[in-house]
Predicted 3D model of a 73-nucleotide RNA (transfer RNA) from Alkalispirochaeta sp. The sequence is in RNAcentral, with records from ENA and MGnify. Rfam family: tRNA. By type it is a transfer RNA. Gene Ontology term of the family: triplet codon-amino acid adaptor activity. RNAcentral records the identical sequence in 6 taxa.

RNA sequence: GGGGAAUUAGCUCAGUUGGUAGAGCGGUUGGUUCGCAAUCAACAGGUCACCGGUUCGAAUCCGGUAUUCUCCA
Numbered sequence: 001g002g003g004g005a006a007u008u009a010g011c012u013c014a015g016u017u018g019g020u021a022g023a024g025c026g027g028u029u030g031g032u033u034c035g036c037a038a039u040c041a042a043c044a045g046g047u048c049a050c051c052g053g054u055u056c057g058a059a060u061c062c063g064g065u066a067u068u069c070u071c072c073a
Base pairs, nucleotide, nucleotide: 001072002071003070004069005068006067007066010025011024012023013022019056027043028042029041030040031039032038049065050064051063052062053061
């Protein structure tokens, strides 16, 4: 320098050809316990990396940028 992949909740990751974003773990509150652990219930937590474009509507499609990984030279 060129090709490819990844970027979504605090962490690890889903999201089935565009239609109001979810799980597990973690956090908070409550129940069970003398207390802890464990378990059960509820709740909080997201400008879907960033900037534009297409569309009635974008995490999803198109272009660019950034960071990380990987292959080639």